[in-house]
Description: Predicted 3D model of a 354-nucleotide part of an RNA (small-subunit ribosomal RNA, central domain) from a metagenome. The prediction has a mean pLDDT of 89. RNAcentral holds the full RNA, with entries from SILVA.
Context: one part of a larger RNA
RNA sequence: UUGGGCUUAAAGCGUCCGUAGCCGGUUAAGUAAAUCUUUUGUGAAAUUGUUAAGCUCAACUUAACGACGUGCAGAAGACACUGCUUAACUUGGGACCGGGAGAAGUUAGGAGAAUGCCAGGGGAAGCGGUAAAAUGCUAUAAUCCCUGGUAGACUACCUGUGGCGAAGGCGCCUAACUAGAACGGAUCCGACGGUGAGGGUCGAAAGCCAGGGGAGCGAACCGGAUUAGAUACCCGAGUAGUCCUGGCCGUAAACGCUGCGAGCUAGGUGUUGCAUAUUCUUCGCGAAUAUGCAGUAUCGAAGCGAAAGUGAUAAGCUCGCCGCCUGGGAAGUACGGUCGCAAGACUGAAACUU
Repeated sequence: UUGGGCUUAAAGCGUCCGUAGCCGGUUAAGUAAAUCUUUUGUGAAAUUGUUAAGCUCAACUUAACGACGUGCAGAAGACACUGCUUAACUUGGGACCGGGAGAAGUUAGGAGAAUGCCAGGGGAAGCGGUAAAAUGCUAUAAUCCCUGGUAGACUACCUGUGGCGAAGGCGCCUAACUAGAACGGAUCCGACGGUGAGGGUCGAAAGCCAGGGGAGCGAACCGGAUUAGAUACCCGAGUAGUCCUGGCCGUAAACGCUGCGAGCUAGGUGUUGCAUAUUCUUCGCGAAUAUGCAGUAUCGAAGCGAAAGUGAUAAGCUCGCCGCCUGGGAAGUACGGUCGCAAGACUGAAACUU
C1' cells in the first nucleotide's frame, strides 16, 4: 500500500486561468506496444519433497530424481478492453445567428435629499446633551426661522431567502467602451475535452509609500460623568484614517465552515430569466394558466449520516483529477529560506509535557 477520511469531531488552497502529469465520447478498419495463451533457452549452491546410502539409532552428512526459482530473453499465436495509426460521427466542447435579462466591469458627464461652513435678513436668552448631569457652545448674538452661496461624502423610497459576478464584491441618472451567462436555432467545426503539481491573475477591511482632498463619522489623545477604581460602556471635543490618483501589502468567521467536472437516482410549492402553446384583453414592450430549459429558495420519499441534518443546487449511487488531515499543548512558535519599505506574509519543526 491492498483497505480510512475532510458541513459541525483533525482536514477543501480566498478565487480563477493554465504548464507538465493523470484521465478521456460513439463507429469501423489496421497494427500488435500493452495484455493473454503455447513453446524454446536460461534461471549458482544452500533450502525443500521422495527414495536410497553412511556415522550403533536419530539429528546430521552424502547420492539420484523431482519441486521451487513467481524472473529475463527468443519464437509462434489470440485481439474483447487499453495504446498507436487511418477514416468517419454528433450527444461533450466550441463557433455563428436571433430577440430578451442583469447593483458585472472601466471611463466621463450630470442630478438629488441631508449635513457642515460662509454671507445677508428676522429674532433675543438660552442651546446642547443625559437615566440624571456636567464638560461644551452662546450678548464678538448662539439655538431657531427665511434667502443665497460653497465643500466633501453618500445615493432614501423602488429593494425582493430578487438580480449579476470566478471569488473579493456590485445599488441615483445618462453615454461610450469591455466581458460573461441563460434561452431559442432545419446553421457550422468535429473530441478540439476534464482536472491541474509547479507558475500566473484577481483579491474585503485595516495597514504602508508619494501627491491631493477633508463635510460627516472617527482608532489614538484630551476633557466631563459613572465607579471602590474605570486606562471602558454614556457625553463633549478630536488626530490618523475613511474619499481621489499612482504604487505596495495578500490576509479575514475570504463561510454554504461543503474543491472542480461528468453521469444516474420520487415528488410538492414559491420566485427570476428565456422560449412555446392556450385563454383573457383596455390590443400595450399587457395579464393569467400550462409545458420545456437555465438559475435561486423552501418542504420532502428513498438513500446517506454519530446525530443535527442532507436530500436532482446531495452530505445519495458511481467515475476522473487536484488540495488537505493523522491526539491535546508547546505552536502557526523557533530556526533556515523566499517575498515585503515596514507591519508582516508564505513555508514550518523539535525538545519537553499530557